Model confidence (mean pLDDT): 82 of 100. Predicted 3D model of a 489-nucleotide part of an RNA (small-subunit ribosomal RNA, 3' major domain) from a Verrucomicrobiota bacterium. The source organism's lineage runs through Bacteria, Pseudomonadati and Verrucomicrobiota. It matches the Rfam family "Bacterial small subunit ribosomal RNA". Gene Ontology terms of the family: structural constituent of ribosome and ribosome.

Context: one part of a larger RNA
């Protein structure tokens, strides 16, 4: 100087407390351990591995296993030699394919030459250098990432103090979300961080006017006794909206408090918004020899008739068991049936597909429209009416049987979905443990990426409905500053 302490002081955080909802019990999905296996490819392992790499394992993927095959090789560059019936190749044949064999026919570029032909290139063959390796080492590395932590810290120059390591500054008094700011001070300044500058949302003004809008006006049609309502078209750009420019918030104004001062704190006015308005992006010096040689790159080592390459089939989906993360439930604030509303983000051409028809349904037929503010995908919970009457039930839906639909060469291992039948466990979960402070939790649906299809209940987004609670900081956990002890570095 650090680190540590079941030392002290101050402070912060969904850390506790106060609340709401879960996990731990059940069934299933998914990942992992273990076991098994010819193989169940590899990696990730406290927080910070375990719905993680994987934003798509039937074949492919695929790295694993078994079997069949190839050997300058599936791919790159160079050298040497050979090659016109050459390169290519219909067809035939062995074969599961890959691969092997036979083979009708049969070229291209370009120089010389009248032609025959000669020499050359491409291609092919042979040979040699080499290719290739998801083989090892993340403890040889680059790059990228996680984590402490969006915590408020980490340092430097000059000066001063100290023999020196070093200290000071950065400590102190206040204050803040903040090493934020103010005051003081042997320090004075500065850098990386904080904040701001960036993006989205919230208010207004102006511009914009099609594919958007529909107040007012006009025309036509339908309904009506009329008032009027609905539909279509045209004026129109008022409004909503689209997407651009600007304004707006700064403790600027007022009152009070703090030591009288400053920073600041509390309240108020005005305002769409008030004290960082809400959210995002942004991650200091460093820590963990943290993670990744399997994303790519890369040193070294190793294989090189195999640890390389191709193919078929299997495996990654195995199942006495254990754990993590989720979904669905155990019901009446519920379930079932009928009828009826209201979104946003997005996606669409080998695509999205209206209306119509067929089918109980998954879906099929057909195809208007749309490269899309134009057309399509397109809501559910809620609200209204009816039924159920507390039961293993009109709860729950696992499992199994049969018949189907769709994608795809192909659904046996091993796809999703539908119909009928079946109708398991489960009556709110021990010890323990997790998330969340507001448009949040909880709850309802929708979209997208990957993708032929899909094991998505995952991930990333979007909108609808929409709470409760925080006295407080004694305690648990993590962190920051000061101080103290130490036989630790």
């Nucleotide at each position: 100087u650090g680190a540590c302490g079941g030392g002290g002081g101050c402070c912060u955080g969904c850390a506790c407390a106060a609340g709401c909802g879960g996990u731990g019990g059940a069934g299933u999905a998914u990942g992992u351990g273990g076991c098994u296996c010819a193989a169940u490819u590899c990696g990730a392992u406290g927080c910070a591995a375990c719905g993680c790499g994987a934003a798509g394992a039937a074949c492919c993927u695929u790295a694993c296993c078994u079997g069949g095959c190839c050997u300058u090789g599936a791919c790159a560059u160079g050298c040497a030699g050979g090659u016109g019936g050459u390169a290519g190749g219909a067809a035939c044949u062995c074969g599961a394919a890959a691969g092997g064999g036979u083979g009708a026919c049969g070229a291209c570029c370009a120089u010389c030459g009248a032609a025959a032909g000669a020499a050359g290139g491409a291609g092919c063959c042979u040979g040699c250098a080499c290719a290739g390796g998801u083989g090892c080492u993340g403890c040889a590395u680059g790059g990228c990432u996680g984590u402490c932590g969006u915590c408020a810290g980490c340092u430097c120059g000059u000066g001063u103090c100290g023999u020196g390591a070093g200290a000071u500054g950065u400590u102190g008094g206040g204050u803040u979300a903040a090493g934020u700011c103010c005051c003081g001070c042997a320090a004075c300044g500065a850098g990386c961080g904080c904040a701001a500058c960036c993006c989205c949302c919230g208010u207004g003004u102006c511009c914009u006017g099609u594919u958007g809008c529909g107040a007012u006006c006009u025309a036509g049609g339908c309904a009506u006794a009329a008032a009027u309502g609905c539909c279509u078209a045209g004026a129109g750009c008022a409004c909503u909206c689209u997407g651009g420019a600007c304004a707006g918030a700064c403790u600027g104004c007022c009152u009070c408090g703090c030591u009288u001062a400053a920073a600041c704190g509390a309240g108020g006015a005005g305002g769409a918004a008030g004290g960082u308005g809400g959210g995002g992006a942004u991650g200091a010096c460093g820590u963990c020899a943290a993670g990744u040689c399997a994303g790519u790159a890369u040193g070294g080592c190793c294989c090189g008739u195999a640890c390389g390459g191709c193919c078929a089939g299997g495996g990654c989906u195995g199942c006495a068991c254990a754990c993590g993360u989720a979904c669905u439930a155990c019901a009446a604030u519920g379930c079932c049936c009928g009828g009826c509303a209201c979104a946003a983000u997005g996606g669409g051409a080998a695509g999205c597909a209206a209306g119509a028809c067929c089918g109980u349904c998954a879906g099929g037929u057909g195809g208007a429209g749309c490269a899309a503010a134009u057309c399509c995908c397109c809501a559910a919970a809620a609200g209204c009416g009816g039924g159920c009457c507390c039961a293993g039930u009109u709860c729950a839906g696992a499992u199994u049987g049969u018949c189907g639909u769709c994608u795809g060469c192909a659904a046996c291992u091993c796809g999703a979905c539908g119909a009928c039948a079946u109708g398991a466990a489960g009556c709110c979960g021990g010890a323990a443990u997790c998330g969340c402070u507001a448009g949040u939790a909880a709850u309802g649906g929708c979209g997208c990426a990957u993708c032929a299809g899909c094991u998505a209940c995952g991930g990333c987004g979007c909108c609808g409905u929409g709470a409760a609670u925080a006295c407080g900081u004694u305690c648990c956990c993590a962190g920051g500053c000061c101080u103290u002890g130490u036989a630790c570095a």